[in-house]
RNA sequence: UUGACUGCUGCGGGAGAGAGCGUAACGUACGUCACCGAAGGGGUAAAUCUAUAGGGAAGAUGAAUCUGUCAGGUACAAGGACAGAGAUACUUGA
Numbered sequence: 001u002u003g004a005c006u007g008c009u010g011c012g013g014g015a016g017a018g019a020g021c022g023u024a025a026c027g028u029a030c031g032u033c034a035c036c037g038a039a040g041g042g043g044u045a046a047a048u049c050u051a052u053a054g055g056g057a058a059g060a061u062g063a064a065u066c067u068g069u070c071a072g073g074u075a076c077a078a079g080g081a082c083a084g085a086g087a088u089a090c091u092u093g094a
Stems, first nucleotide, its partner, number of pairs: 001094004006089002009086001011084001013082001018033001020032005034074003040070001042067002047061004
């Protein structure tokens, strides 16, 4: 000088689904019906391990935008996984 991984930071992009109904002290609280998945958390396939002479069964570990809906959400705003380019820190290759 340059490539790659990861973290952090600001910037622009960023979906879905009732401004549902009832009561009250009314963008709030409680109750109730319907719905959504992309904060977070839960579940699991291959595979690996335990055990066995070997195999099966069993148990443990085990990813996601999958599954599910605990949490969260269902006008706008806010939030938002994820990806983009930039700055920066660490590790590492040439």
The prediction has a mean pLDDT of 78. Glycine riboswitch aptamer from Cytobacillus firmus NBRC 15306, 94 nucleotides, folded computationally. The model forms 89% of the base pairs in the Rfam consensus. It matches the Rfam family "Glycine riboswitch aptamer". Rfam's curators write: This family represents the bacterial glycine riboswitch. On this family, see Mandal et al., Science 2004: "A glycine-dependent riboswitch that uses cooperative binding to control gene expression". Rfam links the family to the GO term glycine biosynthetic process. The sequence was found by an Rfam model in a public genome assembly.